[in-house]
RNA sequence: AGGGGCAUGGUGUCAACGGCAGCACAGCGGUCUCCAAAACCGUUAGUGGGGGUUCGAAUCCCUCUGCCCCUG
Numbered sequence: 001a002g003g004g005g006c007a008u009g010g011u012g013u014c015a016a017c018g019g020c021a022g023c024a025c026a027g028c029g030g031u032c033u034c035c036a037a038a039a040c041c042g043u044u045a046g047u048g049g050g051g052g053u054u055c056g057a058a059u060c061c062c063u064c065u066g067c068c069c070c071u072g
Stems, first nucleotide, its partner, number of pairs: 001071007010025004019055001027043005048064005
C1' cells in the first nucleotide's frame, strides 16, 4: 500500500429478508433468615464516532476510529 473480518449494557452474548433490542452474570432495592449465603420478586444500564437512504436502520450505503487476519 491492497484485500478481508470484527465493534451491541459493567462482562459474556442473541437479534434469517430493515419493523418497539432479548438472555445470562454482575450492580441496586426487597422477601425469606437469628445473621449470611442460596432461592425468589422487582429494578438500573447498551447498538464505536459522523453523514446518507428509508415511513422506519443494530441491520443497507459512504467515511472515520480501534482491534485481528491475509497479500506484497